Transfer RNA from a Candidatus Methanomethylophilaceae archaeon, 76 nucleotides, folded computationally.
[in-house]
RNA sequence: GCCGCUGUAGCUCAGUAGGUAGAGCGUGUGACUGUUAAUCACAAGGUCCUCGGUUCAAAUCCGUGUAGCGGCGCCA
Numbered sequence: 001g002c003c004g005c006u007g008u009a010g011c012u013c014a015g016u017a018g019g020u021a022g023a024g025c026g027u028g029u030g031a032c033u034g035u036u037a038a039u040c041a042c043a044a045g046g047u048c049c050u051c052g053g054u055u056c057a058a059a060u061c062c063g064u065g066u067a068g069c070g071g072c073g074c075c076a
Stems, first nucleotide, its partner, number of pairs: 001072007010025004019056001027043005049065001051063003
């Protein structure tokens, strides 16, 4: 320098023939319990890496940048 993959909630991830975002764990509150744990219920939490484009509508399609990982190459 070139190519590919990945970036979504605090963590690990799902969601792609475009229609407005979910799970598990964790956290908070409550129930239960002599107490804790476990269990159960409820709740909070994300402008989906950045910027731009297409579209009535973008996590999803296109372009740019960026971070991580992998492969290839160049110089010495």

It matches the Rfam family "tRNA". Rfam's curators write: Transfer RNA (tRNA) molecules are approximately 80 nucleotides in length. The sequence is in RNAcentral, with records from ENA. The organism belongs to Methanomethylophilaceae, within Archaea.